RNAcentral holds the sequence, with entries from MGnify. The RNA shown here (Glycine riboswitch aptamer) has 91 nucleotides and comes from uncultured Sphingomonas sp.
RNA sequence: CGCGCGGGAGAGCGUGUCGUGACCGGUCACGGAAACGGCGCCGCCGAAGGAGCAACCGCCCCGGAAUCUCUCAGGCAGACGGGACCGCGCG
Numbered sequence: 001c002g003c004g005c006g007g008g009a010g011a012g013c014g015u016g017u018c019g020u021g022a023c024c025g026g027u028c029a030c031g032g033a034a035a036c037g038g039c040g041c042c043g044c045c046g047a048a049g050g051a052g053c054a055a056c057c058g059c060c061c062c063g064g065a066a067u068c069u070c071u072c073a074g075g076c077a078g079a080c081g082g083g084a085c086c087g088c089g090c091g
Base pairs, nucleotide, nucleotide: 001091002090003089004088005087006086007085012042014041015040016039017038018037019036020035023032024031025030043076044075045074049072050070051069052068056064057063058062
C1' cells in the first nucleotide's frame, strides 16, 4: 500500500414545480391521491474526494503535512449505499 471481515458519526421525513402513479370516488367526462424520480430555491452537515492555513515532522532554506478551516464535489427520516478512522486476518 492492497484485499477480506467487524465497528463506524453528523445534518430538513423542508419547499415549489414537472413527470410516473399504487389506491379511492364516479353512469360518463373526470376528480382526489400515498409513494418514487428529475429540476429549482432556502436551510444545514462534515468522516469519500478536493482545496486552504499550519501545529508538527524530515534526508532541512527545500519538502511532507491533519481529525483544524472552507464546502467545489458529496451528503441531510428509517433502510440501502457511501464513509475518515479503529480492530483482526492475509498478501
Background:
The coordinates come from a structure-prediction model, not an experiment, and the mean pLDDT is 79. Lineage of the source: Bacteria > Pseudomonadati > Pseudomonadota > Sphingomonadales > Sphingomonas.